[in-house]
RNA sequence: CAGCCUGCGCCACCGCUGUGGUGAUCUUCGCACACCAGGGAGGAAAGUCCGGACAGCGCAGGGACUCCCGCUACCUAACGGGUAGGAUCCGCGCAAGCGGAGACGGCAAGUGCAACAGAAAGUAAACCGCCUUGUUGCUCUGCGAUGAGGUAAGGGUGAAAUGGUGGGGUAAGAGCCCACCGGUGUCCGUGGCGACACGGGCAGCCAGGUAAACCCCGGGAGCUGAAAGGCCAUGUAAACCGGCGAUGCCUGCCGCAAGGCGUUCCCAUCCAUGCGAAGGGUGUAAGCGGAACGUUGGCAGGUGGUAGGGUGCCCGCCCGAGCCGGAGGGUAGGCCGAUCGAGCCGGCAGGUGACUGCCGGCCUAGAUAAAUGGUGGUGACCCCGAGCAAUCGGGUGACAGAAUCCGGCUUAUAAGGUUGUCUU
RNA sequence: GGUGGAUGUAGCUCAGUUGGUUAGAGCGCUAGAUUGUGGUUCUAGAGGUCGCGGGUUCGACCCCCGUCUUUCACCC
Repeated sequence: CAGCCUGCGCCACCGCUGUGGUGAUCUUCGCACACCAGGGAGGAAAGUCCGGACAGCGCAGGGACUCCCGCUACCUAACGGGUAGGAUCCGCGCAAGCGGAGACGGCAAGUGCAACAGAAAGUAAACCGCCUUGUUGCUCUGCGAUGAGGUAAGGGUGAAAUGGUGGGGUAAGAGCCCACCGGUGUCCGUGGCGACACGGGCAGCCAGGUAAACCCCGGGAGCUGAAAGGCCAUGUAAACCGGCGAUGCCUGCCGCAAGGCGUUCCCAUCCAUGCGAAGGGUGUAAGCGGAACGUUGGCAGGUGGUAGGGUGCCCGCCCGAGCCGGAGGGUAGGCCGAUCGAGCCGGCAGGUGACUGCCGGCCUAGAUAAAUGGUGGUGACCCCGAGCAAUCGGGUGACAGAAUCCGGCUUAUAAGGUUGUCUU
Repeated sequence: GGUGGAUGUAGCUCAGUUGGUUAGAGCGCUAGAUUGUGGUUCUAGAGGUCGCGGGUUCGACCCCCGUCUUUCACCC
């Protein structure tokens, strides 16, 4: 430095909270009380970041969207976790190799983006330079100015500028052509379950970066979380106000003038506020209202189907007489879920390993405003001081606390143990 | 207990997005001028680990991962 593990022990007294037993009243049960016995936080109980169990709702089918994952094989109930490997990158080494790291499909599909600098930032580009050439000047085998064209070898800019070396070739150049090297694609062979590796042939193909940019490809995901959900007890308002709404058809039973429904009008004042509703108080012919007009049955079953609903959206399908909002009323107790489970310990076997199988043993918190604590003594470890030493004196104890359960990840952590490597 | 969302930038309150040179405004602070003095006003200036750690990228306040703080909503 890295990995793995432990993360205080014992005794006494006083408490807290569940479980079991006993006790007193004729019997049984429950509560309370008393006594006895026995149990009582973690490696992370944390963050709630993944994955499951479990539960409720949803789910004929189709489509569009959204989110997540991304080398290979394996482990696993499952995973974005783990194990073993591959390729890439980094470090060390002359090398063989060793160690480490990561969200590691695709930019050789399309689209987008790249400040500043720079001539040019992408089917690349001509500033300087090099080459050819026109015009022109001069001190004329040359040099300068200027126009046209070619050129990516050289310079310069940048994070990034079209593979490298050599030769041929050319006006000068360039994979333009050739040899070798490197890369890529493709075909074949060998090894490997596979990712891939090695070897060979062919193709000048040389293709810039970015997908933790849109996107494409492949795979996956129904939603909600124990305040899920079930049962018991208690209580209340299916009322009120505002808005929206199909009310068809068939069958059966009951009924025949009372009632229902709709519209319009009438009703003082206060609580009450700019204006009002419901509700309440007082009053009034007038709220278990009154008047006028219009309309016509009620219930049950079946069918059709409007509003609406069916757990993100659309279609489809299904249900379908109530639905939405406002203000208000009531309860706020108990039991189950719920602690025996992908459980823990030991041994053997298989596997490089994660892990799995078999055998034996064990029972290990279940609270519900929430228990698991305090005091004293003692021991171990660590730190400080004294001492040659034995030892003596003093001091500190980390991170943190279950709340349905489990597998991971991440983060916090005094001190100690152990294994490996390196240094002295 | 659970679920979902937002927030963190100067002493305070807030801006800042196809990722592009330099992170800005108001108030406050410091110094100077104005005034007999103070205030007002004017001029100049200081002040920033963009919560923290890591990654992607040529480049990060901005994208991704982890972590911490603060805050809101919902649940019969």